[in-house]
């Protein structure tokens, strides 16, 4: 010099995990008001709102994966 093993470091629009956000309607729950129904008691569907989330987004983590060839510790081997 060449090949190669391990560890650390940096990065990542990747996967996993955690937290948060996240649906006028084609998600769910609870459904004020109003509507329908009943002789009545009651019942029914259900808008808004609220809650929980989906697709997805943002952040964290280093568990996996990938890139960098930056550092450290080796191995094989050629030459001097």
């Nucleotide at each position: 010099a060449u090949c190669u093993g391990g560890g650390a470091g940096u990065c990542g629009a990747g996967u996993g995990c955690c937290a948060c956000c996240g649906a006028a309607u084609c998600u769910g729950g609870u459904c004020a008001g109003g509507c329908c129904u009943u002789g009545a008691c009651g019942g029914g569907a259900g808008c808004a709102g609220c809650c929980a989330u989906a697709a997805g987004g943002c952040g964290g983590u280093u568990a996996c994966c990938g890139a960098c060839g930056u550092c450290c510790c080796g191995g094989a081997c050629a030459c001097u």